[in-house]
Molecule: Glycine riboswitch aptamer
Organism: Pontibacillus salipaludis
RNA sequence: GGAGCCAAUCCUGGAGAGAUCGCGUAAAGCGGCGCCGAAGGGUUCAUGAUCUCAGGCAACCGGACAGGAACGAACUU
Numbered sequence: 001g002g003a004g005c006c007a008a009u010c011c012u013g014g015a016g017a018g019a020u021c022g023c024g025u026a027a028a029g030c031g032g033c034g035c036c037g038a039a040g041g042g043u044u045c046a047u048g049a050u051c052u053c054a055g056g057c058a059a060c061c062g063g064a065c066a067g068g069a070a071c072g073a074a075c076u077u
Stems, first nucleotide, its partner, number of pairs: 002077003006072001009069005018033001020032004034057003040053001041051004
């Protein structure tokens, strides 16, 4: 330097579950009860299952994962 692999970055798609009750101008915030699993985290031999600590339960935001883009860290050659 080339190639492979691929983190991060950007774009697109992206589920589930109470706009529940009380206080409150409020969809903010606090508390109660009820619920969700697809940030993360825990249990487990495990991809499965499970917990719900955190997070979430109108929209916005977030969101595992998937596709694409250019660029390029680590690693391999």